c-di-GMP-I riboswitch aptamer from Chloroflexi bacterium 54-19, 80 nucleotides, folded computationally. Its mean pLDDT, the model's own confidence on a scale to 100, is 85. The sequence was found by an Rfam model in a public genome assembly.
RNA sequence: UUCAGAAAAAGGCAAACCAGUCGCGAGACUGGGACGCAAAGCCAUGGAACUCACUCCGCUGAGUCAGCCAGGUUACCUGA
Repeated sequence: UUCAGAAAAAGGCAAACCAGUCGCGAGACUGGGACGCAAAGCCAUGGAACUCACUCCGCUGAGUCAGCCAGGUUACCUGA
C1' cells in the first nucleotide's frame, strides 16, 4: 500500500419506542433506550424513497433521507 473481517482486545455509533424542543410536513436536535452496524465517520454528486408548493401537475421547484443503493473522501483493530 492492497485485500479480507473468522476469532480477540481497546474503544465507537445507536433502530424502534418514550420525554422535551424545533419544523406546514418528510423529518431534525437533546436526554433516555438498544434493533443492529467494520465505516451505521464525513460529503445530497447520481439514482431510489418520502414531504411541501403550484392558474404550469412536470420529478417542475424547494426540501428530507448518509441506518436504501452507488460515488467521493478520511480512519481504529486483527489477519493475509